[in-house]
RNA sequence: GGAGUCGGCCAGACAGUCGCGAGGCACGCAAGUGCUUCGAGGAAAGUCCGGGCUCCACAGGGCAGAGUGCCAGGUAACACCUGGGCGGCGUGAGCCGACGGAUCAGUGCAACAGAGAACAAACCGCCGAUGGCCCGCAAGGGAUCAGGCAAGGGUGAAACGGUGCGGUAAGAGCGCACCGCGCGCGGGGACAACGCCGCGUGGCAUGGCAAACCCCACUCGGAGCAAGACCAAAUAGGGGAGCAUUGGCGCGGCCCGCGUUGCUCCCGGGUAGGUUGCUCGAGCCGUGCGGCGACGCACGGCCUAGAGGAAUGACUGUCCAACGACAGAACCCGGCUUACCGGCCGACUCUUUUC
Numbered sequence: 001g002g003a004g005u006c007g008g009c010c011a012g013a014c015a016g017u018c019g020c021g022a023g024g025c026a027c028g029c030a031a032g033u034g035c036u037u038c039g040a041g042g043a044a045a046g047u048c049c050g051g052g053c054u055c056c057a058c059a060g061g062g063c064a065g066a067g068u069g070c071c072a073g074g075u076a077a078c079a080c081c082u083g084g085g086c087g088g089c090g091u092g093a094g095c096c097g098a099c100g101g102a103u104c105a106g107u108g109c110a111a112c113a114g115a116g117a118a119c120a121a122a123c124c125g126c127c128g129a130u131g132g133c134c135c136g137c138a139a140g141g142g143a144u145c146a147g148g149c150a151a152g153g154g155u156g157a158a159a160c161g162g163u164g165c166g167g168u169a170a171g172a173g174c175g176c177a178c179c180g181c182g183c184g185c186g187g188g189g190a191c192a193a194c195g196c197c198g199c200g201u202g203g204c205a206u207g208g209c210a211a212a213c214c215c216c217a218c219u220c221g222g223a224g225c226a227a228g229a230c231c232a233a234a235u236a237g238g239g240g241a242g243c244a245u246u247g248g249c250g251c252g253g254c255c256c257g258c259g260u261u262g263c264u265c266c267c268g269g270g271u272a273g274g275u276u277g278c279u280c281g282a283g284c285c286g287u288g289c290g291g292c293g294a295c296g297c298a299c300g301g302c303c304u305a306g307a308g309g310a311a312u313g314a315c316u317g318u319c320c321a322a323c324g325a326c327a328g329a330a331c332c333c334g335g336c337u338u339a340c341c342g343g344c345c346g347a348c349u350c351u352u353u354u355c
Stems, first nucleotide, its partner, number of pairs: 001351010012319007020039008041326001045337002048335005053224004065220005070084005085099001086097004100215002106213002108209002123153002125149003130146002133142003161179006180204001181202007189194001228276004238267006247261005283302008320324001
């Protein structure tokens, strides 16, 4: 100098003018006016997980359904995070993994290619010892009909351990040695997952898929701020009391009675509307301590949108590595995922050249 990995930060800056929303103060009968303070994000997004909060339900247990799935820790909790193990990728810094169970419960699936895809398979290839055929008097030779062979080629994501020696007609764990693998036992390391060592055993015996059904273990009530709480019109309707009962209507006529209708007052429920929930919170910043770390504890400081679904902008000037990306809160918080012009800082890796 080049290429790269991981982590953190920023998301145009400054000044002026005019606006918008909320709070406070002052003035004003009010409408409002003036002053002052504050006013989006790293994702406010998708609404995919986990919680807080609220209402409903709930003796206990089971079924169904959904989710999770190596180990230990963190946390209010999680499918998140941290550290570790194992597997895979990368020369490396590092990255990725729903990572329990696939003979020892059962069922199922495998496109395309390929001869053959699961109690394997003969396309090319090799052999043809043995039986048959041809040549030969014979010894023997030849082709390959039967047949043998999984060593080599080829197909595939995957073709039923690897190397070597023996063996054979050719071959093959067919036999043997070493390596690898499975199973069992033992020893010691680690909290554990797991790894190491030793011994024995099996020629290797049943390869893959469980984000296929399924099995095992664990977890899980439902709905959501349009949750919920409070105040409460007009109109209509409900209940009660009183007045009028010499009124009207209905019970065929009349009397009694009952119902209904009228006026006044009271009660309670709901709607419109208003208030609340609402932003001080598992909060943010700094320092110290404990811990590898996620994180925890202590002390100090700070208040940072809260609505109507709607506010948070525009113009001018100057500057910049020069026109500045993705994008706009709606109950709150912790995560994950997705979108994003570019820039800065730190740690580390590989490589080239020079000294």
Predicted 3D model of a 355-nucleotide RNA (Bacterial RNase P class A) from Rudaea sp. It matches the Rfam family "Bacterial RNase P class A". Rfam's curators write: Ribonuclease P (RNase P) is a ubiquitous endoribonuclease, found in archaea, bacteria and eukarya as well as chloroplasts and mitochondria. The sequence is in RNAcentral, with records from ENA.